Predicted 3D model of a 1478-nucleotide RNA (small-subunit ribosomal RNA) from Kapaibacterium sp. (SeqCode). RNAcentral holds the sequence, with entries from SILVA.
RNA sequence: AGAGUUUGAUCCUGGCUCAGGACGAACGCUGGCGGCGUGCUUAACACAUGCAAGUCGUGCGAGAAAUCCACCUUAGGGUGGAGAGUAAAGCGGCGCACGGGUGAGUAACGCGUAAGUAAUCUGCCCUUUGGUCUGGGACAACUCCGGGAAACCGGAGCUAAUACCAGAUGAUGUCGUAAGACCAAAGUCUUCGGGCGCCAAAGGAUGAGCUUGCGUCCCAUUAGCUUGUUGGUAGGGUAAUGGCCUACCAAGGCUGCGAUGGGUAGCUGGUCUGAGAGGAUGAUCAGCCACAUUGGGACUGAGACACGGCCCAGACUCCUACGGGAGGCAGCAGUGAGGAAUAUUGCGCAAUGGACGAAAGUCUGACGCAGCAACGCCGCGUGCAGGAUGACGGCCCUCCGGGUUGUAAACUGCUGUAGUGGGGGAAUAACAUCCGCCUUUGGCGGACUGAAGGUACCCCGAAAGUAAGCUCCGGCUAACUACGUGCCAGCAGCCGCGGUAAUACGUAGGGAGCAAGCGUUGUCCGGAUUCACUGGGUGUAAAGGGUGCGCAGGUGGGCUGGUAAGUCAGUGGUGAAAUCUCACGGCUCAACCGUGAAAUUGCCUUUGAUACUGCCAGUCUUGAGUUCGGGAGAGGUUGAUGGAAUUCCAGGUGUAGCGGUGGAAUGCGUAGAUAUCUGGAAGAACACCAGUUGCGAAGGCGGUCAACUGGCCCGUAACUGACGCUCAGGCACGAAAGCGUGGGUAGCGAACAGGAUUAGAUGCCCUGGUAGUCCACGCCCUAAACGAUGUAUGCUUGGUGUUGGCUCAUUCGAGUCGGUGCCGUAGGUAACCUGGUAAGCAUACCACCUGGGGAGUACGAUCGCAAGGUUGAAACUCAAAGGAAUUGACGGGGGCCCGCACAAGCGGUGGAGCAUGUGGUUUAAUUCGAGGCUACGCGAAGAACCUUACCUGGGCUUGAACUGCUGGUGGUAGGACCCUGAAAGGGGAACGACCCGCAAGGGAGCCAGCGGAGGUGCUGCAUGGCUGUCGUCAGCUCGUGCCGUGAGGUGUUGGGUUAAGUCCCGCAACGAGCGCAACCCUUACCCUUAGUUGCCAUCAGGUUAAGCUGGGCACUCUAAGGGGACUGCCUACGCAAGUAGUGAGGAAGGUGGGGAUGAUGUCAAGUCAUCAUGGUCCUUACGUCCAGGGCUACACACGUGCUACAAUGGGUGGUACAAUGGGCGAAACCGCAAGGUGGAGGUAAUCCCAAAAACCAUCCUCAGUACGGAUUGGAGUCUGCAACUCGACUCCAUGAAGCUGGAAUCGCUAGUAAUCGCAGAUCAGCGUGCUGCGGUGAAUACGUUCCCGGGCCUUGUACACACCGCCUGUCAAACCAUGGAAGUUGGGGGCGCCCGAAGUCGCUCAUAAAGCGCCGAAGGCGAAACCGAUGACUGGGGUUAAGUCAUAACAAGGUAGCCGUACCGGAAGGUGCGGCUG
Repeated sequence: AGAGUUUGAUCCUGGCUCAGGACGAACGCUGGCGGCGUGCUUAACACAUGCAAGUCGUGCGAGAAAUCCACCUUAGGGUGGAGAGUAAAGCGGCGCACGGGUGAGUAACGCGUAAGUAAUCUGCCCUUUGGUCUGGGACAACUCCGGGAAACCGGAGCUAAUACCAGAUGAUGUCGUAAGACCAAAGUCUUCGGGCGCCAAAGGAUGAGCUUGCGUCCCAUUAGCUUGUUGGUAGGGUAAUGGCCUACCAAGGCUGCGAUGGGUAGCUGGUCUGAGAGGAUGAUCAGCCACAUUGGGACUGAGACACGGCCCAGACUCCUACGGGAGGCAGCAGUGAGGAAUAUUGCGCAAUGGACGAAAGUCUGACGCAGCAACGCCGCGUGCAGGAUGACGGCCCUCCGGGUUGUAAACUGCUGUAGUGGGGGAAUAACAUCCGCCUUUGGCGGACUGAAGGUACCCCGAAAGUAAGCUCCGGCUAACUACGUGCCAGCAGCCGCGGUAAUACGUAGGGAGCAAGCGUUGUCCGGAUUCACUGGGUGUAAAGGGUGCGCAGGUGGGCUGGUAAGUCAGUGGUGAAAUCUCACGGCUCAACCGUGAAAUUGCCUUUGAUACUGCCAGUCUUGAGUUCGGGAGAGGUUGAUGGAAUUCCAGGUGUAGCGGUGGAAUGCGUAGAUAUCUGGAAGAACACCAGUUGCGAAGGCGGUCAACUGGCCCGUAACUGACGCUCAGGCACGAAAGCGUGGGUAGCGAACAGGAUUAGAUGCCCUGGUAGUCCACGCCCUAAACGAUGUAUGCUUGGUGUUGGCUCAUUCGAGUCGGUGCCGUAGGUAACCUGGUAAGCAUACCACCUGGGGAGUACGAUCGCAAGGUUGAAACUCAAAGGAAUUGACGGGGGCCCGCACAAGCGGUGGAGCAUGUGGUUUAAUUCGAGGCUACGCGAAGAACCUUACCUGGGCUUGAACUGCUGGUGGUAGGACCCUGAAAGGGGAACGACCCGCAAGGGAGCCAGCGGAGGUGCUGCAUGGCUGUCGUCAGCUCGUGCCGUGAGGUGUUGGGUUAAGUCCCGCAACGAGCGCAACCCUUACCCUUAGUUGCCAUCAGGUUAAGCUGGGCACUCUAAGGGGACUGCCUACGCAAGUAGUGAGGAAGGUGGGGAUGAUGUCAAGUCAUCAUGGUCCUUACGUCCAGGGCUACACACGUGCUACAAUGGGUGGUACAAUGGGCGAAACCGCAAGGUGGAGGUAAUCCCAAAAACCAUCCUCAGUACGGAUUGGAGUCUGCAACUCGACUCCAUGAAGCUGGAAUCGCUAGUAAUCGCAGAUCAGCGUGCUGCGGUGAAUACGUUCCCGGGCCUUGUACACACCGCCUGUCAAACCAUGGAAGUUGGGGGCGCCCGAAGUCGCUCAUAAAGCGCCGAAGGCGAAACCGAUGACUGGGGUUAAGUCAUAACAAGGUAGCCGUACCGGAAGGUGCGGCUG
């Protein structure tokens, strides 16, 4: 000192959370020792038992007993002495008002601080002065009698005093102006020196009372309170002032600087935290206060209204003989209860302190100690050193070598704190007293006294022996792996983990942190500058009041003088001690303790200073205002008046429609509309001018004229002389809607009605239409009342408009004052933006904000006729909500561009039959995968068995195939043949081996066993590889620089151009990469080289014919290398790039055609069944072998094809012309044919497979046909172990549907479509599929509005899983808190009245007693207010993976949205009126 968390990312705002410290703590796990501290925070709840306040015989009277001794004795006992002037009790004195406890009450002179007391008291103590005389009568104890259960009480009698009373004396005392009056006492002890007392007075000290200034929590949803109240006079009362009390008089007193009321609370020194300022707190220790079962009261006393005193009342407990009594732990222990939770019924007065006493001494649960508790702080220990086969074991990995636990252990050596055994052993203690001495109110010396305690401490011995846990390991935050689990179980402080590879759950190993503790929970401060004094904000994030006027308040121009309140400096007092800080010191250190210093930031006193502020006085003119002269204006109010338009009415003309919409309909119209003309009526609003023009404080104000009236600006001098600014409360104004009363009503128009639209349409659109809109008067008081920007003043570069004045020039124009706009500098800002009209720099004052929701809601108060307004919470809930900007994506936003995308064409599909694939269904099985485009003649370039993965049945179990090790095995391995069986398999069996080695033996094989094989089982959402798609679309990026706080931008945008991010130009960019293009293959032309198997022009031979032969390589061709095309040339346009042209040339022209080639990425796209592979599962089976079946099923649906429906055709006959390929099979013969026989040739430019459409001729003549060929019957061929399920083909016969195909939809832009055949792969056989090949060979494209897809730029966004997005409200369900509510119930307080204890005071009274009176606690009655709890029912709110209805908002969100208001509607919402742009 910060960190995590809103987003795809960013900056900001803003909340939540964490890391720190602390605690009188508690809980969980664990636990060795010591020191010092601390220990009922809850029930001020109730208390058994013991103890906590007594003491004095030197104040007084009286005075035992047990027991012992002696004597006497009637032997029962008695007397005397000691015990003993003792115990217990009494009178009297002092103390009991201290000490100790608690914090209920108290918001107060209670506390703190500083003063006052001339308004006071003060026992004991100190100092001083004086006195202490003479008498008297009682009452306890005691004795006797009596009552009572007891507590206790009554009567009679005796007696003492430092108890009580009287008299004397009497002042420096008290009263009084004075004169004068009044007031006291006590003795006792003595060593005889005196000591201790007593009385009066003065002073001191100490303690106390009272008074005052200042400070001291929350609520204004508590705003008014008060009758002894405020003051006075007189009296009473008190130690003393005082309404403290009483009588009378006056009517005051307090309050926005918060009275009164309510809630909460003992206050302080301090404590915790914090850098500080602050915040929180008030245990232990210390000061003050209050209280003592609850309430009241007085007595005594120096002091009390008294914790262990009294009286009364209440509640409770106990005793009781029922008549009465007793009691008060918030003293120390202890008990019960409450609670998460807090100790011993201990020892001692040795020390310190207190009471009494002359003293010894007694008392002291104050105190000193001990006990219990890791409750806290501090200290110590649980060992130290060496030790590598880096042991065993565990865990993890693995390339099988290992890594880690880990010098850790074992083992060796050493040490000895604590603990343990033994021995020694304190300080705290010296006073007092006693004794002795001396220089005698005293000093010195000696003696006595220890609870803790045989404790601390010291010494000796033995022994590593007796002593480590807890939490955590995803980020924050130090520390990682394995297994288990599988959105389960669970974790979690926040973010968040867990749905089969979890470093986040549980366990283990390892690690990190702290350590006799460690974690958790709770609370406080901190971080939080998140209430901001230090130290925040308000245009858009929360936040400027709708606007003005203005009292209080706050604040205020220049100069001079005074004062000295604030301010500053010094002085004195105080600020208790303890604590904190520093220094030094004492316990071995530390905690702890001691001594000193500092500090205590404050208050008071006093002396001074006078700059600033204040106050007083004087003065000034610049702030403010006044006068005079001009000026502009939709400023306001009232009255009058004008024209256009609309509607209505009357009349004329006129006829069938009008009106309205996207299109319609409702509506109006033949009873004459609309249209048009004339006249009239009415109300409302004022076109053009009109303008980011003007005026007004805002709302707002618009025809014209008049009257009345407010403000503003400019100019000019003169006057007043700070008169100013702001403004809580208050007052006034305040759009629209709305309300009341009365008018008015043309148009418009909520509601309402009808018509449309629609799935619905309580809407948008249309036709009507009532309130209302208008006027008068009175209310309402709210708006996106906005510049979302309070008012005032000053200061701070500029440019350019406009408006109203003035000055100069009067031509342009320049200057100046006031307003109103735009752009911009510096600066500011999170950014957007703002920028002299500030959101800049400052000052003054006011208002407001403090996470989102709940909620501008509830309750209360107040205003209102109502609607409603103003003020304005909480419970609960979330971890976000939000602002600005960025990149994408998207839009029923915009612009530009492209593509067989549309259009223009040609041919299809969709209808039929069949083929094939898929879905579905069926099945024992119909194996699996592929699923919009991008699955569906796809994997499959070919399922009869095999394939085959599926099903049924039969077998095998180290296995069908692979590999390592061990053991065994010679008639071994293998195995013709035989039996069984569907086969696999099983059984038998003639025969019968191989390699190396001299041999032994080894290898191979076989058998058995162990490792391990095998799996088309699962996961393509664990993966590699491969592939599809956007898309052969033109894009995707990087380096450096620059811009921006940043995400990011720039480059890559712009202007052109291109098929293209292709190129050119421009430009804060300059370059580069992957893509494009080119390089590659093929095809089209030419050349060179080469010339067999190809070719044949020339020459020769030769045939019916034929390159058939010799020969040749010219041509074709073949196959290798070159050339050629580059907008190179011309013209036009253009800056250029480039584009255009029936241009030239050329075989080819603008990428010549085709192919290969597929950027960054997207779709968790496809594939675990090609292959590979992690994990997981099966292991006599999910492996493997075999037979048969299935993948070929069939009501149906879809995709892709084939064949057709015919005459541009079909049949028959004849005649031509290919290329790519393969390895095949020719001729000849047989068969109608499939095919068969046959075997030449061919190891291939040599041989073979091997053309069709076209063309010629002819038949058919529009028909379900001489079209079409399905289906079926029969007969065959071929392949194959085998064509039944289930092959292809041939022949004969049969001859179905179908006559060009609905909605919809596909392909194609040239050698293309269409059409025709050929070949090949796979393959025993099998295709209408697929891949290639050639033959014939078109039509059309105006164009880019629209559909689809794509690219670039821009715009909006509440989307980012990115529109298949987001999201609103009702309803239904569950849960939670909360408002209302007939009531029910409880509480505290007040008011009125009744009754009235004790007691003080008063009266009667000589006194006592008694009586009476005032006041008076408790109690009772009554009415009302307030605060809680509860309440059938009810209102909304919040929360909750997958409910219902709609689609309101976000894009122009499909009717722009939102604000106020009114009405309406299942719901979001709709509509009207006015406003805002967000």

The organism belongs to Kapaibacterium (SeqCode), within Bacteria.
Its Rfam family is "Bacterial small subunit ribosomal RNA".